This is a predicted structure of a 1444-nucleotide RNA (small-subunit ribosomal RNA) from an uncultured prokaryote. Its Rfam family is "Bacterial small subunit ribosomal RNA". The sequence is in RNAcentral, with records from ENA.

[in-house]
């Protein structure tokens, strides 16, 4: 600046940034009668009149117009063009001009002829114009005079920065004038000077671009001429061939420049509104005239575009002056007042003119100032918001009381801007005084963090917010509204822009091992930089003086408007440029000198340094021959391939090409690339030593030149092996791959190209300096000599490490330390090392190198985790070794699916599926379905009201019941004589509310599962690290264990492990009933039945015992392990309970609790019936079997743990049996359930679908229950299905375990229990071991993962959007060349003309616009086409990240 919301006053400023696009209307430059001639009218006074009019005076020498003079070139506007004909600071003009102004010298004489106006007559619509007659001047002309003026010749003198300037005697030639009026003023002419304002020149500075590298022909210079006020190729003729350029010419793009303005600590960066200076422009292009001055904004001529008038013949116009219009645009004002002030023009002056200017108007556009009240006022009113309902906030805020009077409003009176001798003069602004009344005057943005300010409601990834991070998916301080708060305030926010922050272009003041970034390497040009000493100069440098650096601005001081903004005066400053003096350390330049840098010489030394030629052996393939026979070869396994035409294997002979084993190394050489058999020739460089020579000869190095792996290209050779492409065989879902069999280019040589690499030490070159240790290679020295050593040293190559440096990793005399010199390179990721252009190349391609668009990251080093088809160590019924199962059959049960009116709901890999459910016929049960009822409710509390309605009980009617209707009887406490009253509970009605197995387990509590009874998880202090973090917790041993020991920058501690608790195993002790019964005694057919007993068993209390305690060995003198003794038990004795930090948004809102939401004559509640049991099918978990280690029958033993009163139920009796009758005993170590079974003995069956197996079905029963149809269990008889040991696959178990056998209990009327939870009986096999599968722990390693591998992520294709490259074609613009046309006009020439000056006609050169033609260049568009970017859930694969 604009936009949004809002808006009280004043002062001072500012106000078309876009269309230099177009303009209606008015105004913006006139003035002078004291230069000149002419000269009205309206009106009015008078006179005359034939009333038509005429005359005189005033108006008035006025108006209008003209001649003439001055002005109009100033003032005002704008920034199109212009990268230098510009501007800025400095300087020159000896190469120039200057009207008006100032002061000086001299002059102003004599004549002449015209011409406007006016008048007359024409033409034309108009603009305008033609002819005739007459007239004036300070208009014009002629003559005179004249210089210190101009021109020519020019002796002499003098000065200077080059050409040169100045002065100059004598002489010759030339040039002038204007008057006017008020009579002392003004004008005019010549001339020199001054002042002012201009013209011209010079070096320096002045944007981006090299993807613009060469440009130029009047070009560069000279001679001569023309032209100009003046220099000059400014122009022309001739001559010469120059001139500019990497310090960027030429070209392209952009742009008026400066004083200054904004910002910044400064250096800088960005800008050039207002004000001042300069330049340029005036509709576009060209041109001259006049003039002191113009090539002239409101003058002239010509051409173009546009607009207007027209009688169609012809004319007129130029707001980038002030207002204003329309247009453009996000956007910018009045068709105002005045010449009063300041200034300008004219005039002698009065004065006139002035959109310059002075003012006012409009706009919160900016800056500054003021106000919208001040003081008191708590029952902290009301409203509103919030609340845990108690309150809190709004808030002294309001009301109310008292007071004040700024601004606005009304009235009055006049300072000042006012200054002209006096007088007069204000467009506009305004000081001062009085009056009334709190009255007329507050909003905007924000409140998640950055950033000051918080709550409620609504919304529910919706609507929306957002400068960045990011909010919103039902509890949003981030959206919207409200309350409250914060910040500014007549403004507040937003958008755009510049600078700052940003050291993020780094001059001040950055970097390049890994983050972007060292050129592949060397030689070397320009350039930059350069050793010691002496001496001179003074360019840089320093200091002093001086000129300039306009004013305004900034800064300081003082002053004026009440303050401030604003303004005035003075100072300082303007960091710059020029001139002069001085200094000489440093840089530079000149001279001289030196040897240490550099190079040469001499003497030695090492080496895969390079090039050329010759030679060699091993291996391989091929050829020929011999022996020999069925295979060879190849792989994870195979096949293709070779082989009976004789391979492979083996022997002999020959041919060929390529590469050079051992030596050989952290080794050597080279500038790098790179270099390896041996010998010879040619050749480059290095090191050591001598101290012999030169004397700074040096370092770096833009361009340039040379070299430059592999692959590739060209021509010609060569080709043994290997081997892209290609063919075949495998692998695979596919396999255009990995593996195998073949095999062409190529690999090799010569010559010529290519010029790139992770060309790497990801580390440019050179020099100097800065602790060490150690090894290797090449020299020479000392130790009297030699060998081995030792000592010090030069050069090269490594390793480890200190300081320092570094983000860290690391580096560290071979620096990435510290310095110095020079070069190259970087500036977020992608697009892209791509496009276009240029250049190189035969091509492939190389070098140079963008933008649009898009993202908020990309990246480095390190850390902690997680993960790996990475590694190491260790563990677990993880595998292996075993035993038994599942998967096949039938049945049971759960789930899925299907079905259904409904088959209620939940659980879902392990860790859902005999799970919630420890009992679905009704109930349970869930509104899951059908139907019927009910609405304060089946249940709780409160309150209001009623009255004896009430509870209970009997009966009737309809109904499936719930329920509905009706009849009868009728309770309690207190007071009291009955009646009655009151009350509790109940009931009826109404209101609050109840209710919900309705939703959300992703809002939650609690509880639970799982990793996992795995050995882990942490903390304090200290230490290390910039930090994340590490250490401790790692390491060596050991353990079931982070168990313990040792070591140790760690020392300790906590939660886990262990222990403490329970059961069990041995034992003593205590106690002794309901248990036990040895001895004693009694009794019985028999039984601890009884008396008694505590010995035993047992029961159940409190103890003891086991601790690696002891011995030996191993081990670190440790921890611990191995073996042994003793012991009931031995190294945790066995079992249980016990579950760290955490993970899975794991499970559960249907146990319970609970936020929010939903529902309220229903999703609540009651009832009847049905369903949860439904069945082509699939899966899980089980039971029973398939039989002889078995089945049947008979007989005979041995448990433990439980449980029983609406219960267990004995003896006895009935029934084949289920069971019934019956009832003893028992609230239980007493009685019952209750016979344990497998086992044992005897016997039958004899390998069969059976004396196996028992499904299914029929009939008859028993029991429970209101009720066994859907839908119970059991019994008997009959029936007698599948099944003959179970595919792929898979589960459990390491000892009292597996396997096998029965018993009990909970739930429960009964039962689907074959389930679950317990109990005991009988009672094995195997474990070599840790390669593999699964899971886990620790250490280490890699990582592009961190939602953490169920991770991440790439490319094609398909879809949409966007920008862009190429492109036939179409189209627009710029600049230039060639040719044609050739206006106006200057100049030249010719003719006419005429007293002169003019003028007229013609013509030549130049010449704007226009035209033709070929190119060049910059855009626009474009069929089609190329890649690129982006876009929640597309396709195909899986390339990368782990050994991916």
């Nucleotide at each position: 600046a604009a936009c949004g919301c809002u808006g009280g006053c004043g002062g001072c400023a500012u106000g078309g940034u876009u269309a230099a696009a177009a303009c209606a209307u008015g105004c913006a430059a006139g003035u002078c009668g004291a230069a000149c001639g002419a000269g009205a009218a309206a009106g009015u006074g008078g006179g005359c009149u034939u009333c038509g009019g005429c005359c005189c005076g005033c108006g008035a020498g006025u108006a209008c117009a003209g001649u003439g003079g001055c002005g109009a070139a100033a003032g005002g506007g704008c920034g199109a063009g212009u990268a230098a004909u510009g501007c800025g600071g400095u300087u020159c003009u000896a190469a120039c001009g200057u009207g008006c102004c100032c002061a000086g010298a001299g002059g102003u004489c004599a004549g002449g002829g015209a011409u406007a106006g006016c008048c007359c007559a024409g033409g034309g619509a108009a603009a305008c114009u033609u002819g005739g007659a007459a007239u004036a001047a300070u208009a014009c002309c002629u003559g005179a005079u004249a210089a210190c003026c101009c021109c020519g010749c020019g002796a002499a003198a003098u000065c200077g920065u080059a050409u040169g300037g100045u002065c100059g005697a004598u002489c010759g030639g030339g040039c002038a004038a204007a008057g006017g009026c008020u009579u002392g003023c003004u004008g005019c002419c010549u001339u020199g000077g001054g002042a002012u304002c201009g013209g011209g020149g010079a070096a320096c500075g002045u944007g981006c671009u090299a993807u613009c590298a060469g440009g130029u022909u009047g070009u560069u210079g000279g001679u001569g001429a023309g032209g100009u006020a003046a220099u000059g190729g400014c122009u022309c003729a001739c001559c010469a061939a120059g001139c500019c350029u990497a310090a960027g010419a030429c070209g392209g793009c952009u742009a008026g420049c400066g004083g200054g303005u904004g910002u910044g600590a400064g250096a800088g960066c960005a800008c050039g509104a207002c004000c001042c200076g300069c330049c340029g422009c005036a509709u576009c292009g060209g041109g001259a005239c006049u003039g002191a001055g113009a090539c002239a904004c409101u003058g002239c001529c010509c051409g173009g575009a546009c607009u207007c008038c027209u009688a169609c013949g012809g004319g007129a116009g130029g707001c980038u002056g002030c207002a204003g219009u329309a247009a453009c645009g996000a956007a910018u004002a009045u068709u105002c007042c005045g010449c009063a002030a300041u200034g300008c023009g004219c005039g002698a002056a009065a004065g006139c003119g002035u959109g310059a200017c002075g003012g006012a108007g409009c706009a919160a556009u900016g800056c500054c100032g003021c106000g919208u009240g001040u003081a008191g006022g708590a029952u902290g009113a009301a409203u509103c918001u919030u609340u845990u309902c108690g309150g809190a906030g709004u808030g002294u805020a309001a009301a109310c009381u008292a007071c004040u009077g700024u601004c606005a409003g009304g009235g009055g009176c006049u300072a000042g801007a006012a200054a002209c001798a006096c007088a007069a003069u204000g467009a506009u602004c305004a000081a001062c005084c009085c009056c009334a009344a709190a009255g007329g005057a507050a909003g905007a943005g924000c409140c998640g963090g950055c950033u000051a300010a918080c709550u409620c409601u609504g919304u529910g990834c919706c609507a929306g917010c957002a400068g960045c991070c990011g909010c919103g998916g039902u509890a949003a301080u981030a959206c919207a509204g409200a309350g409250g708060g914060c910040u500014c305030a007549a403004g507040c926010g937003u958008u755009a822009a510049u600078c700052g922050g940003u050291a993020u272009c780094a001059c001040u003041g950055g970097g390049c091992u890994u983050a972007a970034g060292g050129g592949g390497u060397g030689c070397g040009u320009a350039g930059g930089c350069g050793g010691g000493c002496g001496u001179g100069c003074a360019a840089g440098u320093g200091u002093c003086u001086u000129g300039u650096g306009a004013a305004a601005u900034c800064c300081c001081a003082c002053g004026g408007c009440u303050c401030a903004a604003c303004c005035g005066u003075g100072g300082a400053a303007c960091u710059g440029c020029g001139a002069g003096g001085c200094a000489a350390a440093c840089u530079g330049c000149g001279c001289g000198u030196c040897u240490u840098g550099a190079g040469g010489u001499c003497g030695g030394c090492a080496g895969a340094g390079g090039c050329u030629g010759c030679c060699g052996g091993a291996a391989c393939u091929c050829u020929a021959g011999g022996u020999g026979u069925a295979g060879c070869g190849g792989u994870g396994a195979a096949a293709u391939g070779c082989g009976u035409a004789g391979a492979u294997a083996u022997c002999u002979a020959g041919a060929g090409g390529a590469a050079c084993g051992c030596c050989a190394a952290a080794g050597g050489u080279g500038a790098a690339g790179a270099c390896a058999g041996g010998c010879a020739g040619c050749u480059g460089g290095g090191c050591c030593g001598a101290a012999u020579c030169u004397g700074a000869c040096g370092c770096u190095g833009a361009g340039g030149c040379a070299c430059g792996a592999a692959a590739g290209c060209g021509u010609g050779g060569g080709u043994a092996g290997c081997g892209a492409a290609c063919g075949g065989g495998a692998u695979u879902a596919g396999a255009u791959a990995c593996c195998c069999c073949g095999g062409u280019a190529g690999u090799c040589c010569a010559c010529g190209c290519c010029c790139u690499a992770a060309a790497c030490g990801a580390u440019g070159u050179a020099c100097a300096c800065u602790g060490g240790a150690u090894c290797g290679u090449g020299g020479a020295g000392g130790u009297u000599u030699u060998a081995c050593g030792c000592c010090a040293u030069c050069a090269c190559g490594g390793u480890c490490g200190g300081a320092g440096c570094a983000a860290a990793a690391g580096u560290a005399u071979u620096a990435a330390a510290u310095g110095c010199a020079c070069c190259g390179c970087c500036u977020g990721g992608g697009g892209a090392g791509u496009a276009c252009g240029g250049u190189c190349g035969c091509a492939a391609g190389g070098c140079u190198a963008a933008a649009a668009c898009u993202c908020a990251a990309a990246g480095g080093a390190a850390u902690u985790g997680a993960c790996g088809g990475g590694g190491g160590c260790u563990c677990a019924c993880a595998c292996a070794a075993g035993c038994g199962g599942u998967g096949g059959a039938g049945c049971a049960u759960g789930u899925g699916g299907c079905u259904u009116a409904a088959u209620u709901c939940g659980a879902a890999g392990c860790a859902a599926c005999g799970c919630g459910a420890a009992g679905a016929a009704c109930c349970u049960u869930a509104u899951c379905c059908u139907g019927g009822g009910u609405u304060u409710g089946a249940c709780a509390u409160g309150c209001a009201c009623g009255g004896a309605u009430u509870a209970g009980u009997u009966c009737c009617u309809a109904g499936a019941a719930a329920c509905a209707g009706g009849a009868g009887u009728g309770a309690c406490a207190c007071g009291u004589u009955u009646a009655c009253g009151u009350g509790g509970a109940a009931c009826a009605u109404a209101c609050a509310c109840a209710g919900g197995u309705g939703c959300u387990g992703c809002a939650u509590g609690g509880c639970u599962g799982u990793c996992g009874u795995c050995a882990g998880c942490u903390c304090g202090u200290g230490c290390u690290g910039u930090g994340a973090a590490g250490u401790g917790u790692u390491g060596g041993g050991u353990u079931a264990a982070g168990u313990c020991c040792c070591u140790u920058a760690a020392c300790g501690a906590g939660c886990g492990a262990a222990a403490c608790c329970c059961c069990u195993g041995c034992u003593g002790u205590u106690a002794g009933u309901u248990g036990c019964u040895a001895a004693c005694a009694c009794g019985u057919u028999a039984u601890g039945g009884c008396g008694g007993g505590g010995a035993c068993u047992c029961u159940a209390g409190a103890g003891a015992g086991a601790c690696u305690g002891c011995c030996g060995g191993u081990g670190u003198u440790a921890a611990a392990c191995c073996g042994g003794a003793g012991g009931a038990a031995g190294g945790c004795g066995g079992g249980g309970a016990u579950g760290a930090c955490g993970u899975c948004a794991a499970g559960u809102c249907c146990u319970c609790a609970u936020g929010g939401c939903c529902u309220u004559u229903a999703u609540g509640u009651c009832c009847a019936g049905g369903g949860c049991u439904g069945c082509a099918c699939a899966c899980g978990u089980g039971c029973u079997a398939c039989a002889a280690u078995g089945g049947g029958a008979a007989c005979u033993a041995c448990a433990a743990a439980g449980u029983g009163a609406a219960g267990c139920g004995a003896u006895a009796c009935a029934g084949u049996a289920a069971u019934g009758u019956g009832g003893a005993g028992c609230a239980a170590a007493u009685c019952g359930c209750a016979u344990a079974a497998a086992a044992g003995u005897u016997u039958c069956c004899u390998c069969a679908g059976u004396u196996c197996g028992g499904a299914u079905u029929g009939u008859g029963g028993u029991c429970u229950g209101c009720a066994a149809c859907u839908c119970g269990a059991c019994c008997a008889c009959a029936u007698g299905a599948a099944g003959u040991u179970g595919g792929a696959a898979u589960c459990g178990c390491u000892a009292g375990u597996a396997a096998u056998c029965g018993c009990g209990u909970a739930u429960c009327a009964g039962c689907u229990a074959c389930g679950a939870c317990g109990c005991g009986g009988u009672g094995a096999a195997u474990a070599c071991g840790u390669u593999c599968c699964u899971g886990a722990g620790c250490c280490u390693u890699g990582u592009a993962c961190a939602c953490a591998c169920c991770g991440c992520c790439c490319g094609u294709c398909a879809a949409g959007u966007c920008a862009u490259g190429g492109a036939a074609g179409c189209u627009g613009g710029a600049a230039g060349c060639a040719c044609c046309c050739g206006a106006a006009g200057c100049c030249g020439c010719c003719a006419c003309g005429a007293u002169u000056c003019a003028g007229u006609g013609g013509u030549g050169u130049c010449g704007a616009c226009g035209g033709u033609a070929a190119g060049c260049u910059c855009g626009g568009u474009a069929a089609c086409u190329g890649g690129g970017a982006c876009u929640a859930a597309g396709u195909c694969g899986u390339a990368a990240c782990a050994a991916g």